[in-house]
């Protein structure tokens, strides 16, 4: 300091989460020690029990209990009893002071309550300090004690005595306080201060050890307290008006003291948008956390201030109280009780019960600080010191150091089995002893008083020596002792974040703070191994700040992301030209006061160090006061013209209101004319027409809108404005520079104005046209399309006040390069101009901007003011409040749910987008498929099994290029457990092997027969046994390899450069050309690479070489006939090299590539036919059943052998085929021409033999030689005359042949006999551009045979057609629009139904708080009265006022309403239904 997460990627916007830091915590795992701190955040619930305020005999009366004296009795002679206030003392009472502090706690308070600064000339103040004065004389009670007496207690009553520093008179007094009079000085208004005259008023207490101490009165002081006031201190506007003691006068009354503080009367004011009342929340503050600060949050514990003391309410005493541990009352609540009546207040301290996640001990002691009382001694004191409990937190230490068999022990884990890691980690030597046990010694916190003395001086006071006085606590510390001895854990490991591996589990258990893991190879679940990171802790939780510049005052934004108000005028406020003077508010500087202490920094300094704690500085940014500066801004005064207005004089325009006029079209109505339609559509039909319509023609009437010009035009603030004239407004530019002189800008409330649709009232009503019919269209069509057709569109008045009310762009000023076009005026003779002003358009520099894009009409650079935004949805919705006739406008939440919505741009992909091109993609044409039979494969069905896969194109004569058995994987059913293969070790046997037999359906098992070699070691071989198997078992979505496809499409990329913030573009795009990213030209591109082409093979001419198996022209021998022989090497051919076609040359176009002519020549002409090669890549596309390979499962079985049957079933469907349907044809006889394969368990010539498959003999030939080998169709001759045929050959019977061990189920082929369907195929679909379709026949592979009519290869005969590119399908490039990227098989809306959450609404029920009316009205202050008490003062008594409280009535506010009822919409869920609104032109934009 930043990271994560929207996307295919990218930039932005924006949310949401993380990593830090804190805490009175709290919770989960774990725990050696010491120190310093905290410690009921919730129930201001409710409280058993002890304690937290008493003291003083030096104020008094006294004596209850204790104590000592003394005195009497009794006597066991040192005991019991009495008695004496005599003594220390002292319980209960009278008095004095204290009890208003100390200590809890935040319930109330939003206030001068609290902070800061002032003020009191409106004030008070007990104890203490100082300074003055003074303290005289009496006098009546009363508590107690005693007696009697109620009551259960609490507690009283009544009678008689008694004292004081209780009480009361009376005297004496001012410098006190009142009244008048007056004098000086002095401020702030009222008045103060100082003085002087006068006259009124009020006072006291003693104790006593004689030292003192206390008493009255005045005056200052200090400290305390009170009142007032400036400023500062939440939240809500869905709170906007509030207020009758209300504001303010005048008088009285009460305060310590001002004051409506309180009466009475007078006047009508105050408050308030700079937020008053309401309402909700809350103690304030120093601080505390956080943060670079600015701020934000906070308000424990320590300090200051307030308020409160069961809840309400009053006073009383006093210096102080409206009083925590007093009092009275009313109220709730618990307790006692004899039922009559009484007590009581932990929010001191400990405990206790509830409430909670959740917070100690019913300790010890006044030793030390403090405080109360007293002269003191001391007493009391849960204030306080301490200590116990708790990892609640900070600080510190420990758990052990050095070496080591380490060439790295052992266990775990991990593996490629080689090792790696655990790990110097352990054992093991050697060392230390903090801690921890033990076991001695041991503080400091103490100084003062007291009490003994001594020193100054006489007393007292001061000083000083002794001596007393520790809860903590034998504690801190110290020493010795002992032995590695007594002490490590929890989180974490996909990525943010630092650290991985194995197994377990299989969207299951679970994990998660985001973003995400988990569907059989999980570094994310769980365990285990190892690692990281912290450490006596670690982790989760929750709450605050931070990062979040995500409320932007430092420091944000409003064209398209949220988000400029529909425009204007104006109020209040805000901001405002120029000069001069003045003044000093704002601003700036100095100085003083003050900002408590603690805490924050900083230096030192005490605890062994740190946390802590002291000292001393700084600091505290603020807030008063005062002095001083004047350049800004204010405020006064004067003036000035350029801002803004006003004249004048020209000039513009659909600017607005009202009234008149025009045609032209429609539409009706009348007349003519004149006949069958007419209108309408994709096509149609509803409708109109023979009662005569549409069409034409005339005339008449009616409402509406105004063609052309007309434009990127002008006008208007904005909505908006169009025919032509008229009146009446308005406004705007220009030009002159006369004239006032800052008169201006913006504008929260507020007003006006404000399309369309809608409403009210009244007219109007052609056309057009929501509703609504009817016709089509569809699966449906409440729609798009058509035929009518009501409101309405118009006028007038009224309301609504709202739109994408849009430049999605507030308004106003300034100021910043150009280049063009236009509208209106000026200049000027000019329609030149290169001027100028005010607008209306384009395009561009600079700047800005995420980017698109803006760019003097700014989205640049400033200034003013006003308005809006703060993820997304729920929502512009609920409530509520204004407004409106209504519709509905406006203001406008929340709960609840998501991790994103979103903006610009990018590459892809798709479009029922465009535009170029291409392909047997369509047309043009030939033959098929589809319809029959049959053969194949598939799907289904069946079945013990019908073994497994392939399945749009890309599967379906496919794996299979050949299933009777065997293959074979499947079923049934009988076996075997190591069956083969090899290898080793061991142990036995010997030959093994092979034949015969017998059982079995074989496998197999038995039984017999025959049966080695040796160099003696052993080979060989069997059987056993042990180890290494096997598996067509599953995942092809773990995987290699291999293969379809798109597509033999012309694409795809890369290196440098250059463009973009980037993702990414350019190169490859443009203009041409190609079969082609092929070349060319042009260019921020420039090369290159994998595709294309070529290079390979085959065939198409020609040479050359070379001549058997081939070939024979010449030459010769021979034959019935043949290259058959000699020979020849010419020719064909044979296989090897070699030419040879480059658009090379001509003519035309064209810059150029490159087309076009066929011109030449040539076997081939424009890539000459064909073949092999298949770029990056998609399809998780096919194959684990060719192979191979990771898991995973089986192991007397999922393995293996065997015999039978199955893969061949059969109602049916689909795809790919042969045969036909016939005469371009059958039948039958003759007669010809190939090529290219194959062959020894073979091909088979030839004879024979059989109608025939074939059989028996028998040459060649491992092949240019011999063989299958007849090619066929063709051609020639005959027949056959349109028919189920002399077509067609299916299925049936019968008889063969052949191969194999074996032809049922299940092979092929021959003869003979039977002779089905079928007369050219609906919809639909497929090949196929030339040696091609078509057609015809030949070989091969596989193979014992063959279901082959497949597959593949061979040659024969050999067409037709292609206008073109609109349409169909695929494809290639540009561009376009996109809300798709799993990419159109896509995204994606709404209702319904079904779960599960919140929440509105409404009749009611129930509560809360605060207030008004009305009756009632305790206790108490204060008034009045008073026949009772008192001499009087005074009191009881009774009356009044006002009031807590209760009771009532009516309305207004704000909850709640759960298990139920009704309703409304929202929101999430999952593979539900129903369409398909949107995103492309989304198919009606």
């Nucleotide at each position: 300091a930043g990271a994560g997460u929207u996307u295919g990627a990218u930039c932005c916007u924006g949310g949401c989460u993380c990593a830090g830091g804190a805490u009175g915590a709290a919770c989960g795992c774990u725990a050696g020690c010491g120190g310093c701190a905290g410690g009921c955040u919730u129930a201001a619930c409710a409280c058993a029990u002890g304690c937290a305020a008493g003291u003083c005999g030096a104020a008094c009366g006294g004596u209850a209990a204790c104590a000592u004296u003394u005195c009497u009795u009794g006597c066991u002679u040192g005991c019991a009893a009495g008695a004496a206030g005599a003594u220390g003392a002292c319980g209960a009472g009278u008095g004095g002071c204290g009890c208003a502090c100390g200590g809890g706690u935040g319930c109330g308070u939003a206030a001068c309550g609290c902070g800061u600064a002032u003020a009191c000339a409106a004030c008070c103040u007990g104890c203490c300090u100082u300074g003055a004065a003074c303290a005289a004389a009496g006098g009546g009670a009363u508590a107690g004690c005693c007696c009697a007496u109620g009551g259960a207690a609490a507690c009283g009553u009544g009678g008689a005595u008694u004292a004081a520093u209780a009480c009361c008179u009376u005297a004496u007094a001012a410098c006190a306080u009142c009244a008048u009079u007056u004098u000086a000085u002095g401020g702030c208004a009222u008045c103060a201060u100082a003085g002087a005259a006068u006259g009124a008023u009020c006072a006291a207490a003693g104790a006593u050890u004689u030292a003192u101490c206390g008493g009255u009165u005045c005056a200052a002081g200090a400290g305390g307290g009170g009142u007032a006031u400036g400023c500062g201190u939440g939240a809500c506007a869905u709170u906007a008006g509030c207020u009758a003691g209300u504001u303010g006068g005048u008088g009285a009354g009460g305060u310590a003291a001002c004051g409506g503080c309180c009466c009475a009367c007078c006047a009508a004011g105050g408050c308030u948008a700079c937020g008053a009342u309401g309402u909700c929340u809350a103690g304030g503050g120093g601080u505390u956390c956080u943060g670079a600060g600015a701020g934000g949050a906070u308000g424990a514990u320590c300090c200051c201030c307030c308020a409160c003391a069961c809840u309400g309410g009053u006073a009383c005493u006093g210096a102080g109280a409206c009083a925590c541990g007093g009092a009275c009352c009313a109220g709730a609540c618990u307790c006692c009780u004899a039922c009559g009546g009484g007590a009581g207040g932990c929010a001191g301290c400990a405990g206790u019960g509830a409430g909670g996640a959740a917070u100690a001990u019913u300790g010890c002691g006044c030793a030390a600080u403090g405080g109360a009382g007293g002269a003191a001694a001391c007493u009391c004191u849960g204030a306080c010191g301490c200590a116990g409990c708790c990892a609640u937190g900070c600080c510190g230490c420990g758990u052990g150091a050095a070496g080591g068999a380490a060439u790295g022990a052992a266990u775990g884990c991990c593996u490629a089995u080689g090792g790696g890691u655990u790990g110097u980690a352990a054992a093991c030597u050697u060392c230390u002893u903090u801690u921890a046990u033990a076991u001695g010694g041991g503080a400091a916190g103490a100084a003062a008083u007291g009490c003994a003395g001594a020193u100054a001086c006489g007393u007292g006071u001061a000083u000083u020596u002794g001596u007393u006085u520790g809860a903590c606590g034998g504690u801190a510390c110290c020493a010795u002792a002992c032995g590695a001895a007594u002490a490590a854990g929890g989180a974490c490991c996909g990525g943010c974040u630092a650290a991985c591996u194995c197994c377990g589990u299989g969207c299951c258990a679970g994990c998660a703070g985001c973003c995400g893991c988990g569907g059989u190879a999980a570094u994310a679940c769980g365990g285990a191994g190892g690692g990281u990171c912290c450490a006596a802790g670690c982790g989760u939780u929750a709450u605050c700040c931070g990062g979040a510049u995500u409320c932007a005052u430092u420091g944000g934004g409003u064209u398209u992301a949220a988000a400029g108000g529909g425009u204007c005028c104006g109020u209040a406020g805000g901001c405002g030209g120029g000069u001069u003077u003045u003044u000093a508010a704002g601003u700036c500087a100095g100085u003083g006061g003050u900002g408590a202490a603690a805490u924050c920094c900083u230096a030192c300094a005490g605890c062994u160090c740190a946390a802590c704690u002291g000292u001393a500085g700084a600091a505290c940014u603020g807030c008063c006061a005062u002095u001083g500066a004047u350049a800004c801004u204010g405020g006064a005064a004067a003036c000035c013209u350029u801002g803004a207005g006003u004249g004048u004089g020209a000039u513009u325009g659909a600017a607005g209101u009202g009234g008149g006029c025009g045609g032209a079209a429609u539409g009706u109505g009348u007349c003519a004319u004149g006949u069958a339609g007419c209108g309408g559509u994709g096509a149609a039909a509803u409708g109109c027409a023979u009662a005569g319509a549409u069409a034409u023609g005339a005339c008449a009437c009616a409402g509406a809108a105004c063609a052309c010009c007309g434009a990127u035009u002008g006008c208007g603030a904005a909505g908006g404005c169009a025919g032509c004239u008229c009146a009446c407004u308005a406004a705007g530019u220009c030009a002159c520079a006369a004239c006032u002189g800052a008169c201006g800008c913006u504008g929260a409330g507020g007003g006006a104005c404000g399309a369309a649709a809608g409403c009210g009232u009244g007219g109007g009503u052609a056309g057009c046209g929501a509703a609504c019919a009817g016709g089509a269209u569809u699966a449906g069509a409440u729609a798009c399309c058509c035929u009518g057709g009501u409101a309405g569109u118009c006028c007038a008045c009224g309301c609504u006040g709202u739109a994408a009310a849009c430049g999605a762009u507030c308004a106003u000023c300034a100021c910043u390069c150009g280049c063009u076009g236009u509208u209106g005026g000026c200049g000027a003779u000019a329609c030149a101009c290169a001027g100028u002003c005010a607008g209306c358009g384009g395009c561009c520099a600079a700047g800005c901007g995420a980017a698109a894009g803006c760019g003097u009409u700014a989205a640049g650079u400033g200034a003013u003011g006003c308005a809006c935004c703060u993820g997304g949805g729920g929502a512009g919705u609920a409530c509520g409040g204004u407004c409106g006739c209504a519709a509905g406008a406006u203001u406008g939440a929340a709960a609840c749910u998501c991790a994103a919505a979103g903006g610009a741009a990018u590459u892809g992909a798709c479009g029922g987008g465009g535009g170029c091109c291409c392909g047997c993609a369509c047309a043009a044409g030939c033959g098929g498929u589809g319809g029959a039979g049959c053969a194949u494969g598939u799907g289904g069905u069946u079945u013990a099994a019908u073994u497994c896969g392939a399945u749009g194109a890309u599967a379906c004569g496919c794996g299979a290029g050949g299933a009777a058995c065997c293959u074979u994987a499947c079923c049934a059913g009988g076996g075997c457990u190591u069956a083969a293969a090899u290898g080793u070790a061991g142990u036995g046997g010997g030959a093994c092997a092979g034949g015969u037999c017998u059982a079995g359906a074989a496998a197999u098992a038995g039984a017999c027969c025959c049966u080695u070699c040796u160099u003696c070691g052993g080979a060989c071989u069997c059987a056993u046994u042990a180890c290494a198997a096997g598996g067509u078992g599953c995942u092809g979505c773990a995987u290699g390899g291999u293969u379809g496809u798109c597509g033999u499409c012309a694409g795809c990329u890369c290196g440098u450069g250059c463009c973009g913030u980037g993702a990414g573009g350019u190169g490859u795009c443009a203009g041409g050309u190609u079969a082609a990213g092929u070349c060319c030209u042009a260019u921020a591109a420039c090369g290159a690479g994998c595709g294309c082409a070529a290079c390979c093979c085959c065939u198409g001419u020609u040479g050359u070489u070379a001549g058997u198996u081939g070939c024979c022209a010449u030459c010769g021998a021979g034959u019935a006939a043949u290259g058959u022989c000699g020979g020849g090497a010419a020719c064909u051919c044979u296989a090897a090299c070699a030419a040879g076609a480059c658009u090379g040359c001509c003519g035309g176009u064209g810059c150029a590539a490159a087309c076009c002519g066929u011109g030449a020549g040539g076997a081939a002409g424009g890539u000459g036919g064909g073949g092999a090669u298949g770029a990056c890549g998609u399809c998780a596309a096919a194959u684990c059943a060719u192979c191979a390979c990771g898991g995973c499962c089986c192991u007397u079985a999922c393995g293996u052998c065997c015999u039978g049957g199955g893969c061949u079933a059969c109602a049916c469907a689909c795809g790919g085929g042969c045969u036909a349907c016939a005469a371009u044809g059958g039948u039958a006889g003759g007669u010809a021409c190939a090529g290219a394969g194959a062959g020894c368990a073979g091909c088979c010539a030839c004879u024979u033999c059989g109608c025939g498959a074939g059989a028996a003999g028998g040459a060649g030939c491992g092949a240019a030689u011999c063989u299958a080998u007849a090619a066929a169709a063709a051609c020639c001759u005959a027949u056959c005359a349109c028919a189920g045929u002399u077509c067609g050959g299916a299925u049936c019977g019968g008889a063969g042949u052949c191969u194999g061990c074996a032809a049922c189920u299940c092979g092929a082929c021959u003869c003979c006999g039977u002779g089905a369907a079928g007369c050219u195929g609906g919809a639909a679909u497929c090949g196929c551009u030339a040696g091609u379709a078509a057609u015809c026949g030949g070989a091969u592979a596989u193979c014992a045979g063959c279901c082959c009519u497949g597959a593949c290869c061979c040659g024969g005969u050999g067409a037709a057609u292609a206008c073109g590119u609109u349409c169909c399908c695929g494809g290639g490039c540009c561009u376009u629009g996109u809300a798709c990227a799993c990419a159109c098989c896509g995204c994606c809306c709404g209702u319904c139904a079904a779960g599960c959450c919140a929440u509105g609404g409404a009749a009611g029920c129930u509560g809360g708080g605060a207030g008004u009316g009305c009756c009632u009205g305790a206790a108490g202050u204060c008034c009045g009265u008073c026949a009772c008490c008192g001499u009087a003062a005074g009191g009881a008594g009774c009356g009044g006022c006002c009031u807590a409280g209760g009771g009532u009535a009516a309305a207004a506010u704000u909850g709640g309403u759960c298990c139920a009822c009704c309703u409304g919409g929202g929101g999430c869920u999952a593979a539900g239904u129903c369409g398909u609104a949107a995103c492309a032109a989304g198919g009606u934009a």
Overview:
A computed fold for a 1485-nucleotide RNA from an uncultured prokaryote, annotated as small-subunit ribosomal RNA. Rfam family: Bacterial small subunit ribosomal RNA. Its family is annotated with ribosome and structural constituent of ribosome in the Gene Ontology.